The RNA shown here (SAM riboswitch aptamer (S box leader)) has 99 nucleotides and comes from Niallia endozanthoxylica. The source organism's lineage runs through Bacteria, Bacillati, Bacillota, Bacillaceae and Niallia. Of the family's consensus pairs, 97% are formed in the model.

RNA sequence: CUCUUAUCAAGAGCGGUGGAGGGACUGGCCCGAUGAAGCCCAGCAACCGGUGAAUCACGGUGCUAAAUCCAGCAGAGUACAGACUCUGACAGAUAAGAA
Numbered sequence: 001c002u003c004u005u006a007u008c009a010a011g012a013g014c015g016g017u018g019g020a021g022g023g024a025c026u027g028g029c030c031c032g033a034u035g036a037a038g039c040c041c042a043g044c045a046a047c048c049g050g051u052g053a054a055u056c057a058c059g060g061u062g063c064u065a066a067a068u069c070c071a072g073c074a075g076a077g078u079a080c081a082g083a084c085u086c087u088g089a090c091a092g093a094u095a096a097g098a099a
Stems, first nucleotide, its partner, number of pairs: 002098007013041001015040003021031003025072004042064003047060002049056003068091001073088006
C1' cells in the first nucleotide's frame, strides 16, 4: 500500500504542558487567545486478549465538540420552488485477519 469481515446516533477533562491552528479530502458549517494541534496525566469503551462463559479491565490497539459535524454518487418519497425525509453505494476511521 491492497483485499476480507465487523462496527461507526452510546460513552469519556472546569487537569498539566504548549502557543496557532483544528474538524481526512472538496464544498458548507463549525471549534479555537474564555487557549487549537502535539505531548503528559486522567478517563471512556470492550475489537483482540485474560478468566470459570458472562464477566474483567492486568496486556495490544483505539477513542475522549457537534451522527463519520452535514453533504458529495445513485434511487425512492413528500412538498412545489428548489427544500425536506428515507434507502443503498462511494469515501473515511477503528479492530481482527489475509496477500
The sequence is in RNAcentral, with records from Rfam.
The prediction has a mean pLDDT of 84.